[in-house]
RNA sequence: GGAGAGGUGCCCGAGUGGCCAAAGGGGGCAGGCUGUAAACCUGCUGGCGCAAGCCUUCGGUGGUUCGAACCCACCCCUCUCCA
Numbered sequence: 001g002g003a004g005a006g007g008u009g010c011c012c013g014a015g016u017g018g019c020c021a022a023a024g025g026g027g028g029c030a031g032g033c034u035g036u037a038a039a040c041c042u043g044c045u046g047g048c049g050c051a052a053g054c055c056u057u058c059g060g061u062g063g064u065u066c067g068a069a070c071c072c073a074c075c076c077c078u079c080u081c082c083a
Base pairs, nucleotide, nucleotide: 001082002081003080004079005078006077007076010026011025012024018066027045028044029043030042031041032040046055047054048053059075060074061073062072063071
């Protein structure tokens, strides 16, 4: 330099343009069990809020659209193959 794949919550990872604050797992917190711990089970795990709900978020910036994590353009970064 060429071709391809990818970047999502604390970590990994799924995610038909609307049903998405986003499956699942790990980790964490709380509780149950246990003499204690581990293992196992339950709940919670972006922010505010009693709740209803509101707000912000999927690498960055723009764009398309009534509506974007998802489509398009450019840029940044990672991985694989070729040269």